c-di-GMP-I riboswitch aptamer from Sporosarcina psychrophila, 86 nucleotides, folded computationally. The sequence is in RNAcentral, with records from Ribocentre. The organism belongs to Sporosarcina, within Bacteria. Its Rfam family is "c-di-GMP-I riboswitch aptamer". Rfam links the family to the GO term cyclic-di-GMP binding.
RNA sequence: UUUGUAUAUAGGCAAACUUAUCGAAAGGUAAGGACGCAAAGCCAAGGGCCUAAUACAACUAUUUGUAAUGGUAGCCGGUUACCAAG
Numbered sequence: 001u002u003u004g005u006a007u008a009u010a011g012g013c014a015a016a017c018u019u020a021u022c023g024a025a026a027g028g029u030a031a032g033g034a035c036g037c038a039a040a041g042c043c044a045a046g047g048g049c050c051u052a053a054u055a056c057a058a059c060u061a062u063u064u065g066u067a068a069u070g071g072u073a074g075c076c077g078g079u080u081a082c083c084a085a086g
Base pairs, nucleotide, nucleotide: 001086002085003084004083012037013036017032018031019030020029021028022027035074041079042078043077046076047075048072049071050070054067055066056065057064058063
């Protein structure tokens, strides 16, 4: 410096679900728990996706639609590192 082909030594992370808690929700955090992960480390002011408190619009009058300022890094992407091989 390039690649990611491995039954990965020592180790690491932890989906669903459950409980508690924060939140309008999506979702987050903590504990339990392991579906998986070789970046499942970090980055949300690149794209995608989720939600719509609030705002705006419509309306049969309490619903519908649109929009992140809310989220998601275990969707892609960016970035740094380990290991292995060249």